A computed fold for a 354-nucleotide part of an RNA from an uncultured bacterium, annotated as small-subunit ribosomal RNA, central domain. The prediction has a mean pLDDT of 86.

Context: one part of a larger RNA
RNA sequence: UUGGGCGUAAAGACCUCGUAGGUGGUUUAGCACGUCUGAUGUGAAAAUCAUAGGCUCAACCUGUGACUUGCAUCGGGUACGGUUAGACUAGAGUACGGUAGGGGAGAUUGGAAUUCCAAGUGUAGCGGUGAAAUGCUUAGAUAUUUGGAAGAACACCAACUUCGGCGAAGGCAGAUCUCUGGACCGAAACUGACACUGAGGAGGGAAAGCGUGGGGAGCGAACAGGAUUAGAUACCCUGGUAGUCCACGCCGUAAACGUUGGGAACUAGCUGUUGGGAAUUUUCUACAUUCUCGGUGGCGCAGCAAACGCAUUAAGUUCCCCGCCUGGGGAGUACGGCCGCAAGGCUAAAACUC
Numbered sequence: 001u002u003g004g005g006c007g008u009a010a011a012g013a014c015c016u017c018g019u020a021g022g023u024g025g026u027u028u029a030g031c032a033c034g035u036c037u038g039a040u041g042u043g044a045a046a047a048u049c050a051u052a053g054g055c056u057c058a059a060c061c062u063g064u065g066a067c068u069u070g071c072a073u074c075g076g077g078u079a080c081g082g083u084u085a086g087a088c089u090a091g092a093g094u095a096c097g098g099u100a101g102g103g104g105a106g107a108u109u110g111g112a113a114u115u116c117c118a119a120g121u122g123u124a125g126c127g128g129u130g131a132a133a134u135g136c137u138u139a140g141a142u143a144u145u146u147g148g149a150a151g152a153a154c155a156c157c158a159a160c161u162u163c164g165g166c167g168a169a170g171g172c173a174g175a176u177c178u179c180u181g182g183a184c185c186g187a188a189a190c191u192g193a194c195a196c197u198g199a200g201g202a203g204g205g206a207a208a209g210c211g212u213g214g215g216g217a218g219c220g221a222a223c224a225g226g227a228u229u230a231g232a233u234a235c236c237c238u239g240g241u242a243g244u245c246c247a248c249g250c251c252g253u254a255a256a257c258g259u260u261g262g263g264a265a266c267u268a269g270c271u272g273u274u275g276g277g278a279a280u281u282u283u284c285u286a287c288a289u290u291c292u293c294g295g296u297g298g299c300g301c302a303g304c305a306a307a308c309g310c311a312u313u314a315a316g317u318u319c320c321c322c323g324c325c326u327g328g329g330g331a332g333u334a335c336g337g338c339c340g341c342a343a344g345g346c347u348a349a350a351a352c353u354c
Base pairs, nucleotide, nucleotide: 003326004325005324006323007308008307012322014204015203016202017201021197022196023195025088026087027086028085029084030083031082033081034080036076037075038074039073040072041071042070048066049065050064051063052062053061054060091194092191093190094189096186097185098184099183103180104179105178106177107176108175109174110154114150115149116148117147118146119145120144121143125136126135165172166171209250210249211248212247213246214245218244219243223239224238225237226236261321262320263319264318265317266316269299270298271297272296273295274294275293276292277291278290279289280288303310304309327354328353329352336347337346338345339344
């Protein structure tokens, strides 16, 4: 390489959009490029194989045929792929009527708590721990009352337990307003394959970190002190800077995990929950029951699996496209290249060794 694989053994890219490419619904007609078939020409000889013959046999030699799996031309066929022209509506989309939602952005605003400041009451402790000490406090603390300031986060509702909703992922939660994306259901009006995937590429992307300027209540790397200890560069305590917050710009990584790429079809059921719709029941509504479409859980058959387990939300049965793996260490390192202000990121070996 072929092959075999990718939930947990090595392996699904963090996520999406999308270029080239690959793949692609039903139907009619034409063409005949692929494809199938026949003929002709060519495909050197030797070799090889089969067969016949010649050296007494054999090796060896000679004849004939096959082989030379190919190429070209001509004739034929048209199912499938392709192509040209036309048609269709089951895929896809648009319009219409509804529905739910912490989806996104900006602005405004609310209460509780914490800390600080001022004032009142009040007096000797407070705080902290396994026990203490550092620390705060007679310059009046802690406690309590009133007033004020500031920043950050939004208790209950709320789903921890039987795991709710939205988003592509990261993620998203006090309330109100404005702008805005997507999804689902119904009906079937319109377009008529417009689709799927997606090498490169582009955009988004937690936390930490970086740049500039703000902000800074609480928490809190670093740091300081107190303890603990044989030691204690820790765990515990008292403080505390960066940071955490905002705006703009970088970084581009995570156990970015369902450790499970995307799309399509098919393959027993049972039971929750969430968003719609229909029917039955009901005087009507509500409730209830049944069915149905979309999501999200639990269990479970066939099947699969090394087992664990998965099981219509597949890890089952198939198809299409992409990514990735190929013993451990060396190493996600060196070198080079690209990106970055830097930190570093992406790409990515070898010697050697077991």